[in-house]
RNA sequence: UCCUCGAAAAGGCAACUUGUCCCGAAAGGGCAAAGCGCAAAUUAGUGAGCCUAAGCUUUUAUUGGUAAGGCUGUCAUUAAUUCCGAA
Numbered sequence: 001u002c003c004u005c006g007a008a009a010a011g012g013c014a015a016c017u018u019g020u021c022c023c024g025a026a027a028g029g030g031c032a033a034a035g036c037g038c039a040a041a042u043u044a045g046u047g048a049g050c051c052u053a054a055g056c057u058u059u060u061a062u063u064g065g066u067a068a069g070g071c072u073g074u075c076a077u078u079a080a081u082u083c084c085g086a087a
Stems, first nucleotide, its partner, number of pairs: 005085002012038002017033004022029002036073001042080007049071003055066003
């Protein structure tokens, strides 16, 4: 110094919930508070899965279908990067 690994300290991210009522048809997202957890719970893709159904389409119907809208802290995978250093 690197790998395995994960004690301590510092920093980072931020589930649930609450507020705001800012964006959205909805799902969902933004902002503020909060702090379950996370060493890749960093970045950018891809596939599967899941949510919604404005529009389109369909129906006797207030019905059914559909993603070009979303989720990544559901899983898999590719590429690039990554803090600290006790045992």